[in-house]
RNA sequence: CCUCUGGAGAGACCCCGCAAGGGGCACCGAAGGAGCAAGCCGCCCCAUGUGGCGGUGAAACUCUCAGGUAAAAGGACAGAGG
Numbered sequence: 001c002c003u004c005u006g007g008a009g010a011g012a013c014c015c016c017g018c019a020a021g022g023g024g025c026a027c028c029g030a031a032g033g034a035g036c037a038a039g040c041c042g043c044c045c046c047a048u049g050u051g052g053c054g055g056u057g058a059a060a061c062u063c064u065c066a067g068g069u070a071a072a073a074g075g076a077c078a079g080a081g082g
Stems, first nucleotide, its partner, number of pairs: 001082006011025001013024004026069003032065001033063003039056006045049001
């Protein structure tokens, strides 16, 4: 990477429109994206401190940009096979 299996959450909401589509409020976190704790590294000083600043730094945590809110599809992750 491919195939098979399992796989959660949250309005089948409201408005405009013939439709395509657009708008509104509420909500969800498990595509993707973003944030940071200890530790580590560097620098600074009213100088050595339980100090300050910067860098690095994970997630199933946090955010909700993206995505999603019947079924279908998608789906982190897990199992099996190639």
The RNA shown here (Glycine riboswitch aptamer) has 82 nucleotides and comes from Nitratidesulfovibrio vulgaris str. Hildenborough. Taxonomically the source falls in Nitratidesulfovibrio vulgaris (Bacteria, Pseudomonadati, Desulfovibrionia, Desulfovibrionales). Its mean pLDDT, the model's own confidence on a scale to 100, is 84. The sequence is in RNAcentral, with records from Rfam. The model forms 90% of the base pairs in the Rfam consensus.